A computed fold for a 476-nucleotide part of an RNA from Pueraria montana var. lobata, annotated as small-subunit ribosomal RNA, 3' major domain. The RNAcentral record of the full RNA draws on SILVA.
Context: one part of a larger RNA
RNA sequence: UGACGGGGGCCAACACAAGCGAUGGAGCAUGUGGUUUAAUUUGAUGCAAAGCAAAGAACCUUACCAGGGCUUGACAUGUCGCAAAUCCUCUUGAAAGAGAGGAGUGCCUUCGGGAACGCGGACAUAGGUGGUGCAUGGCUAUCGUUAGCUCGUGUCGUAAGGUGUUGGGUUAAGUCCCACAACAAGCACAACCCUCGUGUUUAGUUGCCAACAUUGAGUUUGGAACCUUGAGCAGACUGUCGGUGAAAAGUCGGAGGAAGGUGAGGAUGACAUCAAGUCAUCAUGCCCCUUAUGCCCUGGGCGACACACGUGCUACAAUGGAUGGGACAAAGGAUCGCGAUCCCAUGAGGGUGAGCUAACUCCAAAAACCCAUCCUUAAUUCAGAUUGUAGGCUGCAACUAGCCUACAUAAAUUCGAAAUCGCUAGUAAUCACCGGUCAACCAUACGGUGGUGAAUUCGUUCCCGGGCCUUGUACA
Numbered sequence: 001u002g003a004c005g006g007g008g009g010c011c012a013a014c015a016c017a018a019g020c021g022a023u024g025g026a027g028c029a030u031g032u033g034g035u036u037u038a039a040u041u042u043g044a045u046g047c048a049a050a051g052c053a054a055a056g057a058a059c060c061u062u063a064c065c066a067g068g069g070c071u072u073g074a075c076a077u078g079u080c081g082c083a084a085a086u087c088c089u090c091u092u093g094a095a096a097g098a099g100a101g102g103a104g105u106g107c108c109u110u111c112g113g114g115a116a117c118g119c120g121g122a123c124a125u126a127g128g129u130g131g132u133g134c135a136u137g138g139c140u141a142u143c144g145u146u147a148g149c150u151c152g153u154g155u156c157g158u159a160a161g162g163u164g165u166u167g168g169g170u171u172a173a174g175u176c177c178c179a180c181a182a183c184a185a186g187c188a189c190a191a192c193c194c195u196c197g198u199g200u201u202u203a204g205u206u207g208c209c210a211a212c213a214u215u216g217a218g219u220u221u222g223g224a225a226c227c228u229u230g231a232g233c234a235g236a237c238u239g240u241c242g243g244u245g246a247a248a249a250g251u252c253g254g255a256g257g258a259a260g261g262u263g264a265g266g267a268u269g270a271c272a273u274c275a276a277g278u279c280a281u282c283a284u285g286c287c288c289c290u291u292a293u294g295c296c297c298u299g300g301g302c303g304a305c306a307c308a309c310g311u312g313c314u315a316c317a318a319u320g321g322a323u324g325g326g327a328c329a330a331a332g333g334a335u336c337g338c339g340a341u342c343c344c345a346u347g348a349g350g351g352u353g354a355g356c357u358a359a360c361u362c363c364a365a366a367a368a369c370c371c372a373u374c375c376u377u378a379a380u381u382c383a384g385a386u387u388g389u390a391g392g393c394u395g396c397a398a399c400u401a402g403c404c405u406a407c408a409u410a411a412a413u414u415c416g417a418a419a420u421c422g423c424u425a426g427u428a429a430u431c432a433c434c435g436g437u438c439a440a441c442c443a444u445a446c447g448g449u450g451g452u453g454a455a456u457u458c459g460u461u462c463c464c465g466g467g468c469c470u471u472g473u474a475c476a
Stems, first nucleotide, its partner, number of pairs: 001476002003473003007470005015460002019423005026314008034305002042053002064300007073125001077124003080120003086103007107114002127289002130287003136283002138278003148187003152183002154163003166179004193266004198234007208223002237260001240254005316416001320375007332363003337356002342351003387408007429452007
C1' cells in the first nucleotide's frame, strides 16, 4: 500500500422490513446431470452453466455411429495433355457412384491461339467442427450504470509511498459548495443521441368528417376544422415565490404548467478482477492426421430412461366452467407471399381465386370485459394427462421422431414441508395480439405490442452483497 476481521462510524440498494404474486407438491413441455447405447456429436457448471450457444435436429442441418465408396481429393492456385457445355437411352447400385451407346456444337481471334467450362495424369499442395481459450487476437459475461480509477508539476517521507482523492455540508453521482500543501488535468458521472408525454408551423393521400350532401357503407360530391401521419420549431432551467441553510452548495413547501426538480423508458458500461467464457462464428502460433482425424452417400443417432436438479406451461375451480348475443387496441408481417368472397366438410381443412409490392388489400377473430341462461361444491358440466379409432396439412419421405382435427377414453392434482425467487406504478398481477428463426412443416421458448390494473414502503435493528473513512492483523 492492499486484502481480510463473527472491529468501529457513515451511506445507498426490492438487501431486509411492509405488501402482492410465484417456485418447491401434481401432469406435461424444455434444458442439464446421471445411466444406457454402435452413436446417444460438442461446448457452457455458484452468483456470472442448465427454454444457454440452438432466431426453430424427420432428410439436409450434423460435427456422432454402422455400412457402402473416393484418394491432387467436395474447395483454391500453378504445369502438361485431351477435349466445351448440354440433352437422350440402357445396364448396375440402397444411394453416392460405376459402365455403355447416341445426338451435338457455341464465344473472341492477328488463324498461331485464347477465355470460360469439362475430363485425365504427375506433383507442389488442398482439407481437418482434430488438440491446446493455461500460447493468442477479436468478441463477450461479471462486479456494476456501482462511483469510482489515475496522471503532470509541486510538496512531505531515507524509502516503499503519502498528499491531491482527506475534513464540514450536499447529491443519483469524486455532483456541487466551503475549508485545506496543494494547483491544474484525464478516463468514468452528467450533458450531447433515440422513443414517449404538451403546444405550434407546414403538408393533406391511401388516413380524417365539424359544417355539407348522400348511402347498405365517409360509398360519392365537397372540406382542411378535428383526428392522424411525416418534417421543423417551442417547451423545464431549481427559472419564480416562501421557509431552511454558513450571504454557499443545496433541501422542503407552493404557484404557474402537458410535464418539476435526472419528466418516463432505452442506448451508452471507467481502471481493474476472475490464467472467467469462446481455437465449434471468424482469425491465429505450436502440436497432430494425410488411401485418413480429409471427402461423398444410405440408414440410424442427437428424441434412449430406475432416477436427481433447473426454467416454464396447464391446473386444482363459482372472483369459476359451458352456451348464445354485444363492445373496445396497439405494434408487426406479406409476391416462390398474405389470401377476401362464395361453395363443400361436425372439424382440421379442401375447391374457387377478388384485392394487395400495402395509412389502400390480406393475415385479423382481439381476449380478458358486458348482458342473458344452465351448472350448485361433487374429483364435478373442475382439470385435462394418457390411450384407441378415423381423418387433415407440410414435405421425396412423418415407423424410429412433426403439427393439427373429430369421436371415444378421463390419470394425478382439492393450493403445495423445509426452503427460495420476482416486483415500488401504468409497475406487479392478469388478458389477448404480432414477429423472427422457418429456401416446407414444427413455439408452453425468445423478442415486441397493446387491454384491464392493484397493495405496500413506519423505517434501517437484523440477513446478503456493495461504496467511503477509520482501526487491528502472526496474510501478500